Notes: The RNA shown here (Bacterial large signal recognition particle RNA) has 263 nucleotides and comes from a soil metagenome. The RNAcentral record of the sequence draws on MGnify. Of the family's consensus pairs, 91% are formed in the model. Its mean pLDDT, the model's own confidence on a scale to 100, is 77.
RNA sequence: CGCGCUAAGCGGGGAGCUAGCGGUUCCCUUAGCCCGCAAUCCGCUCUAGCGGGGCCUAAUUCCCUCUCGAGGGGGUGCAGUCCGAGACACGGGCUUGCGAGGUGAGUGUUGACGGCCAGGUUCCGCGCACUGGGAGCCUGCGAACCGCGUCAGAUCCGGGAGGAAGCAGCGCUAAGCAAUCCCUCCCAGGUGCCGCGGGUCCGCCUGGCUCGAGCAAGCGUCGCAGGCACCGGCUCGAACGAGCCUUCGGAAGAGGGUGCGCG
Numbered sequence: 001c002g003c004g005c006u007a008a009g010c011g012g013g014g015a016g017c018u019a020g021c022g023g024u025u026c027c028c029u030u031a032g033c034c035c036g037c038a039a040u041c042c043g044c045u046c047u048a049g050c051g052g053g054g055c056c057u058a059a060u061u062c063c064c065u066c067u068c069g070a071g072g073g074g075g076u077g078c079a080g081u082c083c084g085a086g087a088c089a090c091g092g093g094c095u096u097g098c099g100a101g102g103u104g105a106g107u108g109u110u111g112a113c114g115g116c117c118a119g120g121u122u123c124c125g126c127g128c129a130c131u132g133g134g135a136g137c138c139u140g141c142g143a144a145c146c147g148c149g150u151c152a153g154a155u156c157c158g159g160g161a162g163g164a165a166g167c168a169g170c171g172c173u174a175a176g177c178a179a180u181c182c183c184u185c186c187c188a189g190g191u192g193c194c195g196c197g198g199g200u201c202c203g204c205c206u207g208g209c210u211c212g213a214g215c216a217a218g219c220g221u222c223g224c225a226g227g228c229a230c231c232g233g234c235u236c237g238a239a240c241g242a243g244c245c246u247u248c249g250g251a252a253g254a255g256g257g258u259g260c261g262c263g
Base pairs, nucleotide, nucleotide: 001263002262003261004260005259009055010054011029012028013027014026015025019045020044021043022042023041033053034052035051036050037049062257063256064255065254066253067252071248072247073246074245075244076243080240081239083237084236085235086234090232091231092230093228094227095226096225097224098223099222100221102219103218106215107214114210115209116208117207118206119205120204121203122199123198124197125196126195127194128192129191130189131188132187133186134185135184136183139178140177141176147172148171149170150169155164156163157162
């Protein structure tokens, strides 16, 4: 140096899953064999997908180290965005009351605003009236005996005169019932165009007197005192988030290493 073999290789990495590893899945990178298996998953048990088949070769392709670094994971997290909760009446906004000033529908010398007086409205007591209830008065009915009066007959006592008790009847009445509801008394009132006395008298209404020219609904402005969390601002929390730290790290580059047989 040539030929034939063999180990190795024919992708790797991050996330996720898992006790762990590899794969299927997602993502990055990439020139990078074929078939079957597999997410409420498949195959393994210690560096590795399992089963079957194929290609290629000791190096541009295999192995190791270093540099650089696509990309992924974790942490922290400026400014800011967005979401949720809370507190606050601070700035807006809305709203209530009062005051000042403006405008002003109307109203006003047939007298405004204001002032004074009286009455009403309100409360208490008494009276009167009304209504309802009860009682009385009046009328009628009303007791087999146990109410009254009179008591025929009958009964009892007595020699007699006479006397006693007394049923029915008749008359009267109690309790009670009914009626009248005119009158009297008592009680009560979501009763009153009523009367008297007292309290309150802020307001409102009515009237009178006084004064003599304003008064004034509504609508803007300003001020003061409140109310409402709609917007901003404040506090807290969640998500995203530049940058930084950390971790894994494809590809690329550099250096080194790695058999057997024959001629």